Notes: A computed fold for a 101-nucleotide RNA from Dactylosporangium sp., annotated as Glycine riboswitch aptamer. It was read from a public genome assembly, where an Rfam model found it. It matches the Rfam family "Glycine riboswitch aptamer". About the family: This family represents the bacterial glycine riboswitch. The source organism's lineage runs through Bacteria, Bacillati, Actinomycetota, Micromonosporaceae and Dactylosporangium.

RNA sequence: UACACCCGUGCGGGAGAGCCCACCGACCCCAAUGGCCGGUGGCGCCGAAGGGGCAAAGCCUUCCCGGAACCUCUCAGGCACCAAGGACCGCCACGGGCACG
Numbered sequence: 001u002a003c004a005c006c007c008g009u010g011c012g013g014g015a016g017a018g019c020c021c022a023c024c025g026a027c028c029c030c031a032a033u034g035g036c037c038g039g040u041g042g043c044g045c046c047g048a049a050g051g052g053g054c055a056a057a058g059c060c061u062u063c064c065c066g067g068a069a070c071c072u073c074u075c076a077g078g079c080a081c082c083a084a085g086g087a088c089c090g091c092c093a094c095g096g097g098c099a100c101g
Stems, first nucleotide, its partner, number of pairs: 001101001005097005010091004018043001020042006027035002044079003050075001051073003058065001
């Protein structure tokens, strides 16, 4: 010392799965077994925050250890639209780190 590399922030993109059933509350309504919103519970489902699991290599006499994911489990989270979240990708805008180049 370069946006080389790493981390964070910002901006943009970003999927999937029941607007199912019951009960409670509010609103609409003359009223309601109707509509709609929220909550609780049940069953069904999704997986790309997070979390758990494992193959080969490696280590080793053996056992053990080790060991990734968008694979898998679905604990968590989520399942009309909107919002939020969202692995990952892009921009290289800002900040920090590092010295292997």